[in-house]
SAM riboswitch aptamer (S box leader) from a Sphingobacteriales bacterium, 108 nucleotides, folded computationally.
It matches the Rfam family "SAM riboswitch aptamer (S box leader)". Gene Ontology term of the family: regulation of gene expression.
It was read from a public genome assembly, where an Rfam model found it.
Its mean pLDDT, the model's own confidence on a scale to 100, is 84.
Lineage of the source: Bacteria > Pseudomonadati > Bacteroidota > Sphingobacteriia > Sphingobacteriales.
RNA sequence: GGUUUAUAAAGAAGUGGUUAGAGAUCAGGCUCCAAAACCCACUGGCAACCUCCCUAAGUGUUUAGAGAAAGGUGCCAAAUCCUGCCCCGUAAAUGGGACAAAUAAAUU
Numbered sequence: 001g002g003u004u005u006a007u008a009a010a011g012a013a014g015u016g017g018u019u020a021g022a023g024a025u026c027a028g029g030c031u032c033c034a035a036a037a038c039c040c041a042c043u044g045g046c047a048a049c050c051u052c053c054c055u056a057a058g059u060g061u062u063u064a065g066a067g068a069a070a071g072g073u074g075c076c077a078a079a080u081c082c083u084g085c086c087c088c089g090u091a092a093a094u095g096g097g098a099c100a101a102a103u104a105a106a107u108u
Stems, first nucleotide, its partner, number of pairs: 001108007013043005021032003026084004044076003049072002052067001054065004080100001085097003
């Protein structure tokens, strides 16, 4: 990098550095941003995918539930910020689904 599966309207800061854009790509919006955003580092925190512990069933090490938060990630503006593709429907909405991206685990 590829593939598969799962998840997502919740939650979570400060300091220092840097300097002009940023919010995945494209487009239309709408927001953040020289009172310093984005990004990087440290500290802090959120959460519970893996790991860990317990219980039950099962047996060739799997499934479910409950728990902790030491370890491996991850995350800490706005629903993945909203929409654009499909479906119902409308004067317009609302709603559902898909695609894509993101995170985790397994595998290659």